Parts: sequence; C1' cells; structure tokens
RNA sequence: UCCUUCGGGGCAGGGUGCGAUUCCCGACCGGCGGUGAUCGGCGGGCGCCGCGACGCCCGCCGUAAGCCCGCGAAGCCGAGAGGCCCGAACCGGUGAGAUGCCGGUGCCGACGGUGACAGUCCGGAUGAGAGAAGGA
Repeated sequence: UCCUUCGGGGCAGGGUGCGAUUCCCGACCGGCGGUGAUCGGCGGGCGCCGCGACGCCCGCCGUAAGCCCGCGAAGCCGAGAGGCCCGAACCGGUGAGAUGCCGGUGCCGACGGUGACAGUCCGGAUGAGAGAAGGA
C1' cells in the first nucleotide's frame, strides 16, 4: 500500500384511552480507541529445608468507564476534499493517590414516520462507520 472477513443493545408487568411498546407508573439497553489503583491465568525472582502453600516484586496474556479524553454514527453546510454541530455524575467508602475500584443515589440518548409526544416500534439501513482480526 492492497485484499478479505467482522463491526449496536433495549419497554417485562401495569394505568388512562376507541386508539399509545410514543403519555403515566414501572422495566430495559449502552458502538470504537485510549487511560486505568480491577479481576483472572501463566511464567520468573526473592523469603522458607523445599520446583508446594503463603507473602512481596517483575514480565507476558486476557479482562475492566454510556455520563474522564478522543473518535464514529445522526443532523447541518459543501461539487468534492472537508468543515460545523456533537448528550449526561455526584455522594460515601477504601487508599499515598480514585474520572476508572466497592456501595449508594442520579443523569443522558440523532433524523423521518405514527390514530397519541418514541434511547427501546417502523424506516433510510442487505447502508455507512470509528475500528478489530486475518492475509498478500
């Protein structure tokens, strides 16, 4: 550099109503990369009589954030390249240190459609895509 494959989940139960998975009670879901004090596995070193157990240390592999950083998708602009826009977290605990651990309580979620307002239904979409794996 090229090729191939992969690459998004979710309203149970109930209320009102002629009619709602759209309203109300309640339920459920969380793309990709990074960071990381998570957890697990394997190997090594030291301590010990001992390749065991346990403790400490080191290395490798896997795993670990919707709301910390960045990206993608959607929307808007543009002939295009690309640009713009781009949601949401606190408290307590442990600790040398917590944005990431443990506990608690919160919060967020494109566009078009619909007999009635949608993160969850239908549609663009058998699409696109951050990227991941493999191959040449």
FMN riboswitch aptamer (RFN element) from a soil metagenome, 136 nucleotides, folded computationally.
The sequence is in RNAcentral, with records from MGnify.
Model confidence (mean pLDDT): 82 of 100.